[in-house]
RNA sequence: AGCGCCGGUGGGGAUGGAGUCCCCCGUAAGCGCCAGUUGGCUGAUGACUCCUACCGUGUG
Repeated sequence: AGCGCCGGUGGGGAUGGAGUCCCCCGUAAGCGCCAGUUGGCUGAUGACUCCUACCGUGUG
């Protein structure tokens, strides 16, 4: 110096936060969909369970 194993740690998964799990990356992973453009549409999760915010010609 290289390889293998074990353990630890960091970052990311289209809008804030918590718990658990999963996937990806090691400076990359990743930054939704539609439309030629103006523009339009969905979603606070990658999944599950919640909190908060927001919206409603809903209910009382």

Notes: Model confidence (mean pLDDT): 75 of 100. Fluoride riboswitch aptamer (crcB RNA motif) from an Alphaproteobacteria bacterium, 60 nucleotides, folded computationally. Of the family's consensus pairs, 100% are formed in the model. Rfam family: Fluoride riboswitch aptamer (crcB RNA motif). The family has 289 seed sequences and 2,293 matches in Rfam 15.1.